The RNA shown here (SAM riboswitch aptamer (S box leader)) has 116 nucleotides and comes from a rhizosphere metagenome. Of the family's consensus pairs, 97% are formed in the model.

[in-house]
RNA sequence: CUCAUCGAGACCGGUUGAGGGUCAGGCCCUUCGAAGCCGGGGCAACCGCCGCAAGCUAACCACUGCGGAAAGGUGCCAACUCCUGCGGGUGACAGGCCACUGCCCCGACAGAUGAG
Numbered sequence: 001c002u003c004a005u006c007g008a009g010a011c012c013g014g015u016u017g018a019g020g021g022u023c024a025g026g027c028c029c030u031u032c033g034a035a036g037c038c039g040g041g042g043c044a045a046c047c048g049c050c051g052c053a054a055g056c057u058a059a060c061c062a063c064u065g066c067g068g069a070a071a072g073g074u075g076c077c078a079a080c081u082c083c084u085g086c087g088g089g090u091g092a093c094a095g096g097c098c099a100c101u102g103c104c105c106c107g108a109c110a111g112a113u114g115a116g
Base pairs, nucleotide, nucleotide: 001116002115003114004113005112006111011040012039013038014037015036019029020028021027023085024084025083026082041077042076043075046073047072049068050067051066052065053064081110086107087106088105089104091103093102094101095100
């Protein structure tokens, strides 16, 4: 840089001792123990693995779709990626000083994870 996914799911012990949710605002978590580190457990199914199908092929392989297992490589285990931030839409709702705002929806940006 490209592609795919991101409203599901899954926590205990030890060590240590005050922060953490990446920025800001908000709202949360946390001395009934934060983050980190160590050990164990779990979730999920991206890669890899296995099977089937279609198409291609002389036949395979690769590619594609569907399904399976979870011993391999990663990842993950509060809250939608915690919410909002930028742009647009909508009005059966709420507020209103009639400018709009909230709520809701869509998209973008950013980010996370995997594969290349």